[in-house]
Context: one part of a larger RNA
RNA sequence: CUGGGUGUAAAGGGCGCGUAGGCGGACUGUCAAGUCAGUCGUGAAAUACCGGGGCUUAACCCCGGGGCUGCGAUUGAAACUGACAGCCUUGAGUAUCGGAGAGGAAAGCGGAAUUCCUAGUGUAGCGGUGAAAUGCGUAGAUAUUAGGAGGAACACCAGUGGCGAAGGCGGCUUUCUGGACGACAACUGACGCUGAGGCGCGAAAGUGUGGGGAGCAAACAGGAUUAGAUACCCUGGUAGUCCACACCGUAAACGAUGGAUACUAGGUGUAGGAGGGUAUCGACCCCUUCUGUGCCGCAGUUAACACAAUAAGUAUCCCACCUGGGGAGUACGACCGCAAGGUUGAAACUC
Numbered sequence: 001c002u003g004g005g006u007g008u009a010a011a012g013g014g015c016g017c018g019u020a021g022g023c024g025g026a027c028u029g030u031c032a033a034g035u036c037a038g039u040c041g042u043g044a045a046a047u048a049c050c051g052g053g054g055c056u057u058a059a060c061c062c063c064g065g066g067g068c069u070g071c072g073a074u075u076g077a078a079a080c081u082g083a084c085a086g087c088c089u090u091g092a093g094u095a096u097c098g099g100a101g102a103g104g105a106a107a108g109c110g111g112a113a114u115u116c117c118u119a120g121u122g123u124a125g126c127g128g129u130g131a132a133a134u135g136c137g138u139a140g141a142u143a144u145u146a147g148g149a150g151g152a153a154c155a156c157c158a159g160u161g162g163c164g165a166a167g168g169c170g171g172c173u174u175u176c177u178g179g180a181c182g183a184c185a186a187c188u189g190a191c192g193c194u195g196a197g198g199c200g201c202g203a204a205a206g207u208g209u210g211g212g213g214a215g216c217a218a219a220c221a222g223g224a225u226u227a228g229a230u231a232c233c234c235u236g237g238u239a240g241u242c243c244a245c246a247c248c249g250u251a252a253a254c255g256a257u258g259g260a261u262a263c264u265a266g267g268u269g270u271a272g273g274a275g276g277g278u279a280u281c282g283a284c285c286c287c288u289u290c291u292g293u294g295c296c297g298c299a300g301u302u303a304a305c306a307c308a309a310u311a312a313g314u315a316u317c318c319c320a321c322c323u324g325g326g327g328a329g330u331a332c333g334a335c336c337g338c339a340a341g342g343u344u345g346a347a348a349c350u351c
C1' cells in the first nucleotide's frame, strides 16, 4: 500500500467555528479535460512467456510467435464526471407570526440553616463513639429567647422533565444576549456536507496578583484503634473551596458509540408546538402531524452481551484513530507553560 476494523477485545479527536482539500440536488445547451472507440508512430536487442529445433540429456544455444498492459499524435462519440452558460425549487438560508426553556452575561433582592458576637433565662454538664478519649464548660458552656454580623448554598416545586456544541446550567426580579422548535410558503436560488492545519470554548484540581473566608476541608496536630496504623473513626485545623482578572488545557471530558444525508414493522410513556373531531363555547377526551427525550420489540446486525427510526440495520460522503503484551504515554528532540506539567512521541531489550 491493499485489505480489515474502532459500544465492551487495540482503536472516535473533550467540544465547536472554520481555511485548504475531498464530496455534492432537478432540467437544458455548448465544449471535450477525465472517459470510450478507430488509425498512425514509438515501446531496441537480450531477458521473461508460448511453439519448434541443435549439442547423447540438461544447463546452454538457435528460429518463429504473441506480448511488452505504456507514451505521443490524429480522427471521432457525448451517457457519466468535469468546465462554461441558462433555468428550477425539493437541499440550505431569509422574512412573518407564535409559544417553551436551570442556555449565557451583569446588577439588585429574599427566606431557611450553620457559625460567630451582644444581652436575657438557666445550671452542670456538653460533645463525640463500637466503646472511649483528646476537645468545650462554674472566667457560666450545652439548651432556650431576642438583637446583630458575615460568608456560602438555594429545601419543597423536581420529573430516565427542560436548555446548551461540549464542559455544564436550578431561589426571585430587572437589563442585555445566543440557539432550537412549530405554523405559513412571501423572498434568495445549491448559497450545501465534511473539515488536515488554524482559531476559540473547555469540570475538578493546580498557579499568579488583589480581595473574601460562614460551613466544609488536602497538609498538619492531638485522641483512639492496632502487633504496627505515616489510614479507616473522633476533636481541632491551614491552603483550597467563594469573587475579580490572568494562566493551566487535562478527566471513566462516557452513550466508553465522530459528523451529515436518505431509507427500513410496530407498541407504549413523557416534554414543546400545530391541525382536526365530539360538545352550545371552553375545559376534559379522541385522532393526525412536527421536534425532543425514555422504555419495549420485529427484520437485520453482533463473538456474545446487546443495538434495533436517538441503530451497533441498509447505503453514500468527509474527518479522526487502531495494527500483540511489557518497556511507555517513558526517553530524546521540538513546541507550549510562571510552575506543576501538557502536546507530539520512539528504540534497545524482553515475553
Base pairs, nucleotide, nucleotide: 004322005321006320007305008304012319014201015200016199017198021194022193023192025088027086028085029084030083031082033081034080035077036076037075038074039073040072041071042070049065050064051063052062053061054060091191092188093187094186096183097182098181103177104176105175106174107173108172109171110154115149116148117147118146119145120144121143125136126135162169163168206247207246208245209244210243211242215241216240220236221235222234223233258318259317260316261315262314263313266296267295268294269293270292271291272290273289274288275287276286277285300307301306324351325350326349333344334343335342336341